[in-house]
RNA sequence: AGCUCAGCGGAAAGAGCAUCAGGCUAUCAACCUGACGGUCACGGGUUCGAAUCCCGUC
Numbered sequence: 001a002g003c004u005c006a007g008c009g010g011a012a013a014g015a016g017c018a019u020c021a022g023g024c025u026a027u028c029a030a031c032c033u034g035a036c037g038g039u040c041a042c043g044g045g046u047u048c049g050a051a052u053c054c055c056g057u058c
Stems, first nucleotide, its partner, number of pairs: 002017004010048001019035005041057005
């Protein structure tokens, strides 16, 4: 992150579910593998460094 959550100042923000593709299967489901997906509500401030601390707005 579409949904539910993790991350409590330091590496390119992760996981499960969903979606898509492939594998497996006579077929479907289940299962396995991979991919896709994030203005960390928004605007300021502090700091070498902010999703994280402070202030304001919704």
This is a predicted structure of a 58-nucleotide RNA (transfer RNA) from a Planctomycetota bacterium. Rfam family: tRNA. It is annotated as a transfer RNA. Rfam describes the family as follows. Transfer RNA (tRNA) molecules are approximately 80 nucleotides in length. NCBI's taxonomy places the organism under Bacteria, Pseudomonadati, Planctomycetota.